[in-house]
RNA sequence: GGGCCCGUAGUCCAAUGGCAGAACGGCCGCUUUGCACGCGGCAGACGGGAGUUCGAUUCUCCCCGGGUCCA
Numbered sequence: 001g002g003g004c005c006c007g008u009a010g011u012c013c014a015a016u017g018g019c020a021g022a023a024c025g026g027c028c029g030c031u032u033u034g035c036a037c038g039c040g041g042c043a044g045a046c047g048g049g050a051g052u053u054c055g056a057u058u059c060u061c062c063c064c065g066g067g068u069c070c071a
Base pairs, nucleotide, nucleotide: 001070002069003068004067005066006065007064010024011023013021018054026042027041028040029039030038047063048062049061050060051059
């Protein structure tokens, strides 16, 4: 330098162009003499820009970052 794959919550992972969801973690409450477990609830995310579209996490292009292969 080039090819391919990936980038979503604090972590890990979903989502066929039409309300972004779960697990763990965090916070609050219930339960307990207290803690833990358990139960209920709450907050929390689409890497940046442009394009296509009525509508983009999703499709296209550029950039940034990571991985992998070739040179």
This is a predicted structure of a 71-nucleotide RNA (transfer RNA) from a Candidatus Giovannonibacteria bacterium. The RNAcentral record of the sequence draws on ENA. Its mean pLDDT, the model's own confidence on a scale to 100, is 84. The source organism's lineage runs through Bacteria, Bacteria candidate phyla and Candidatus Giovannoniibacteriota. It matches the Rfam family "tRNA". From the family's description: Transfer RNA (tRNA) molecules are approximately 80 nucleotides in length. It is annotated as a transfer RNA.